The prediction has a mean pLDDT of 83. Predicted 3D model of a 695-nucleotide part of an RNA (large-subunit ribosomal RNA, domain II) from Gemmatimonas groenlandica. NCBI's taxonomy places the organism under Bacteria, Gemmatimonadia, Gemmatimonadales, Gemmatimonadaceae, Gemmatimonas. It matches the Rfam family "Bacterial large subunit ribosomal RNA".
[in-house]
Context: one part of a larger RNA
RNA sequence: UCCGGCGAGUUACUCCUCAGAUGCGAGGCUAAGCUGCUCAGCAGCGGAGCCAGAGCGAAAGCGAGUCCUGUAACGAGGGCGCAUGAGUAUCUGGGGGUACGACCCGAAACCAGGGCGAUCUACCCAUGAGCAGGGUGAAGCUGAGGUAACACUUAGUGGAGGCCCGAACCGGUAUGGGUUGAAAACCAUUCGGAUGACUUGUGGGUAGGGGUGAAAGGCCAAUCAAGCCUGGAGAUAGCUGGUUCUCCCCGAAAUCUAUUGAGGUAGAGCCUCGAGGCGUGUCAGCAGGGGGUAGAGCGACUGGAAGGGCGCGGGGGGUCGUAGACCCUACCAACCCCUACCAAACUCCGAAUACCUGUCUGAUGGACCUCGGGAGGCAGUCGCUGAGCGAUAAUGUCCAGCGGCGAGAGGGAAAGAACCCAGAACCACAGCUAAGGCCCCGAAGUGGCUGCUGAGUAUAGCGAAGGAUGUCGUCGUGCAGAGACAACUGGGAGGUUGGCUUAGAAGCAGCCAUUCCUUGAAAGAGUGCGUAAUAGCUCACCAGUCCAGCGUGAUGGCGCCGAGAAUGGUCGGGAUUAAGCAGCCCGCCGAAGCUUGGUCUUCAGACUUUGUCUGAGGGGUAGGGGAGCGUUCCCUGUGCGUUGAAGUGGGGGUGGAAACCAACCCAUGGAGCGAAGGGAAGUGAGGAUGCCGGA
Numbered sequence: 001u002c003c004g005g006c007g008a009g010u011u012a013c014u015c016c017u018c019a020g021a022u023g024c025g026a027g028g029c030u031a032a033g034c035u036g037c038u039c040a041g042c043a044g045c046g047g048a049g050c051c052a053g054a055g056c057g058a059a060a061g062c063g064a065g066u067c068c069u070g071u072a073a074c075g076a077g078g079g080c081g082c083a084u085g086a087g088u089a090u091c092u093g094g095g096g097g098u099a100c101g102a103c104c105c106g107a108a109a110c111c112a113g114g115g116c117g118a119u120c121u122a123c124c125c126a127u128g129a130g131c132a133g134g135g136u137g138a139a140g141c142u143g144a145g146g147u148a149a150c151a152c153u154u155a156g157u158g159g160a161g162g163c164c165c166g167a168a169c170c171g172g173u174a175u176g177g178g179u180u181g182a183a184a185a186c187c188a189u190u191c192g193g194a195u196g197a198c199u200u201g202u203g204g205g206u207a208g209g210g211g212u213g214a215a216a217g218g219c220c221a222a223u224c225a226a227g228c229c230u231g232g233a234g235a236u237a238g239c240u241g242g243u244u245c246u247c248c249c250c251g252a253a254a255u256c257u258a259u260u261g262a263g264g265u266a267g268a269g270c271c272u273c274g275a276g277g278c279g280u281g282u283c284a285g286c287a288g289g290g291g292g293u294a295g296a297g298c299g300a301c302u303g304g305a306a307g308g309g310c311g312c313g314g315g316g317g318g319u320c321g322u323a324g325a326c327c328c329u330a331c332c333a334a335c336c337c338c339u340a341c342c343a344a345a346c347u348c349c350g351a352a353u354a355c356c357u358g359u360c361u362g363a364u365g366g367a368c369c370u371c372g373g374g375a376g377g378c379a380g381u382c383g384c385u386g387a388g389c390g391a392u393a394a395u396g397u398c399c400a401g402c403g404g405c406g407a408g409a410g411g412g413a414a415a416g417a418a419c420c421c422a423g424a425a426c427c428a429c430a431g432c433u434a435a436g437g438c439c440c441c442g443a444a445g446u447g448g449c450u451g452c453u454g455a456g457u458a459u460a461g462c463g464a465a466g467g468a469u470g471u472c473g474u475c476g477u478g479c480a481g482a483g484a485c486a487a488c489u490g491g492g493a494g495g496u497u498g499g500c501u502u503a504g505a506a507g508c509a510g511c512c513a514u515u516c517c518u519u520g521a522a523a524g525a526g527u528g529c530g531u532a533a534u535a536g537c538u539c540a541c542c543a544g545u546c547c548a549g550c551g552u553g554a555u556g557g558c559g560c561c562g563a564g565a566a567u568g569g570u571c572g573g574g575a576u577u578a579a580g581c582a583g584c585c586c587g588c589c590g591a592a593g594c595u596u597g598g599u600c601u602u603c604a605g606a607c608u609u610u611g612u613c614u615g616a617g618g619g620g621u622a623g624g625g626g627a628g629c630g631u632u633c634c635c636u637g638u639g640c641g642u643u644g645a646a647g648u649g650g651g652g653g654u655g656g657a658a659a660c661c662a663a664c665c666c667a668u669g670g671a672g673c674g675a676a677g678g679g680a681a682g683u684g685a686g687g688a689u690g691c692c693g694g695a
Base pairs, nucleotide, nucleotide: 001695002694003693004692005691006690011099012098013097015096016095017094018093019092020091021090022089023088024087027051028050029049033045034044035043036042037041055062056061065080066079067078068077103242104241106239110232111231112230114229115228116227122206123205124204125203126202127201128200129199130198131196133165134164135163136161140157141156142155143154144153145152169193170192171191174189175188176187177186208224210220211219212218245628246627247626248625249624250623255268256267257266258265259264270376271374272373273372274371275370276369277368281364282363283362284361285360286358287357288356289355295349296347297346302343303342304341306339307338308337309336313332314331315329316328317327318326319325320324380405381404382403383402384401385400386399388397389396410421411420412419425599426598427597428596430595431594432593436589437588438587439574440573441572445586447585448584449583450582451581452580458576459575466561467560470558471557472556473555474554475553476552477551478550479549487545488544489543490542491541493518494517495516498512499511500510524539528537529536600618601617602616603615604614605613606612607611629684631681632680633679634678635677636676639673640672647668648667649666650665651664652661653660654659
């Protein structure tokens, strides 16, 4: 993993509530018990008691009323009742409560004056055992030297030590291996102790909130922040998982409020079922409303805020001997004026939508309202629009409106919850379309006309500021047959080296200037290079040659650069110069949409009658409602079976499904099966890291 079997809303109750059925009904019912009988039962008796029949008040109490406030006392007012009367008993079913299990499985734990453990390990007690070899050489002692005597020195002797090196033994430092191991702690190399606080055998002691601990919460039998076994015990689990046949109808929510509340729960909203009400709902039109959003505005407030004008007031400087006055000021600057603005918490203004009302009109409807039974749900999510938070970030977060997904299949987007199209009862070798497509993969155009692009741009995923004689349009403007633009040839002079400055300054370091005058076709007191300064080369400007357009702005279309990520590239691919882009047009393909034909079913209506017709419906998770199938046993009871029951294997057949064949066949099997109607449940398996067995 597979197969088979087992495996989860049960049972009880003088309990509550609702629905259905039946009996009796202003009443209904008996309980224990007793009696009888055809005795796990039935019939009768039994009225104790329970519910209803009257309520109000805390109560005394009063009573179709009563209680409260209030009054001197009534009345008036308010609450709950009456008027407006239906219950009760049993059964079945939905829901709830209770049960110390209440749908099933599952803890980590807790407790016990219940028991088992120190053969592992910690410490202790008793009694035994073990430690190759080598090294060092303490005290003491002896000799010699030495001293007054000691001390002291020296040579021996001696053999101390939690001494040294290192096997056994005890340990376990580092690295590697091993990690479904050879091993539930090992192997290899390396390393520590090795006469000691050493190691070890045997016997014994200490026991679970207890022991033992050179102390790590370590160890106490592969288990330790409280051992193991058994019991309380089916602990508890607002948590996770699982919860078994079929068909038909409807069909949610992920919000609000509250919560020792936030992944739980309750009430409300939303779903369903039943009963009742009934022109009440929704949409559109029309009519009538209020608003302060978008926008806009501020010379209308409150604030903000840029430039300029004027300059109240202030700062700075100065004059007059103080006070103070006067003057100046490239500083700040009120009011006012000109120009141009900003605001969620500004508004002189002010939409579109939305919302409210309607005795109106139309459409629509399982619409709407009330009461009652049953829920689920209170983790949502994405897209678009309007805001807040954030960074005008996030598949971010928090609201509002709408749509989808959730709970929605089908077609498109290569693939794809949420995007685009479109809401699947079933069948069809029928038709039309939507989004999207029509060269091939691929159904349908290698369709038509007109432009653009030359970048494979593009062909359904990027791209900016910025840059550029890309290219095609549109609109300006300047020059041009009195010859433009570009190119080439020639000229580009004189006063003069202008003046100043300077060592020099001559068009060209720098400064100055009404930068002037002359000749001329034209030529600057000079555009750049250059020189120490000159020189030299150029330019402006002019003429000639040539010949028809040449410059310069603005704007639109399509392109170019800007352009960057790690295994081999991509429009889905092939590929395409259109099969790209833009515009106009015709045709076709394309879905579970729509249509056509047939069939099933729900609801409503009509007829007729127990079936036809008509109309509107039939996506669906949680969930509500309805109708059925099957299993085991029991009752009534038609039947079958050794001339072969059930079961099993194969075949044949029926029904809308669960399923069925008592309307059949073959084989196996070898003794029971069982229609129809009814009853009772240990009643349906694929899931629970399910349990047991097998492969």